[in-house]
Formats: sequence, C1' cells, structure tokens
RNA sequence: UUACGAUAAUAGCAAAGCCGGCGAAAGCCGGCGGCGCAAAGCCGCGACCCGCGAAAUAUGCGGGGGUCAGGUUGCCGAA
Repeated sequence: UUACGAUAAUAGCAAAGCCGGCGAAAGCCGGCGGCGCAAAGCCGCGACCCGCGAAAUAUGCGGGGGUCAGGUUGCCGAA
C1' cells in the first nucleotide's frame, strides 16, 4: 500500500415506536429513543421500490441511498 474485518480502541450514524410540524399520499424535518451499521460519510444520471389529490395519462409528477450495483473520500489494526 492492497485486501480483510475482531465480543479490540476512539469517535460517529440512528430502525421501529412515541411527541410536534409539513404533505393529497408516498414520505420528509425536529425531539425522545436505539434495532442495527466499517462507510448506515458524500454523490447519484443505471436498476429497483413506494405514492399519485389538483392538472395530466405517464417517455409525467412526487418520494426512498437503512434496496441492488456503481463512483468518490475516510478512522482503527487482532487474525
């Protein structure tokens, strides 16, 4: 350095649920919470999934990265 990932260390994130807010909905934001996570950091134009009130008929609109694959940066060091 690459790969790998431990009942190690340090730090971090935060599922369900509850409360408040936004939305037609999917869902999102904040607080509590903590199931889990070595990229559960960031990106997202491939795929997939969810919703569709008004307008529209879909080659559309909205949403999900804690769905798959990928790009990129990064902490630690037992075997």
The RNA shown here (c-di-GMP-I riboswitch aptamer) has 79 nucleotides and comes from an Elusimicrobiota bacterium. The sequence is in RNAcentral, with records from Ribocentre.